[in-house]
RNA sequence: GCACUCAUAGCUCAGCUGGAUAGAGCAUCGGUUUGCGGUACCGAAGGUCACAGGUUCGAAUCCUGUUGGGUGUA
Numbered sequence: 001g002c003a004c005u006c007a008u009a010g011c012u013c014a015g016c017u018g019g020a021u022a023g024a025g026c027a028u029c030g031g032u033u034u035g036c037g038g039u040a041c042c043g044a045a046g047g048u049c050a051c052a053g054g055u056u057c058g059a060a061u062c063c064u065g066u067u068g069g070g071u072g073u074a
Base pairs, nucleotide, nucleotide: 001073002072003071004070005069006068007067010026011025012024013023019057028044029043030042031041032040050066051065052064053063054062
């Protein structure tokens, strides 16, 4: 250089080949419980779905380019 693959919450990931308000666990915060802490239970907050365009009534999902990580190859 070329080919393939990945990028979704602070972290690890799901999202079933386009559809309803984008989710789970852990972590964080608040509450109940406890003499205090931890555990347990309940609740909340947290996302411009890497970035920019395009297609579509509708895009995390499809197409193109860019950036970054990984694998293969001369």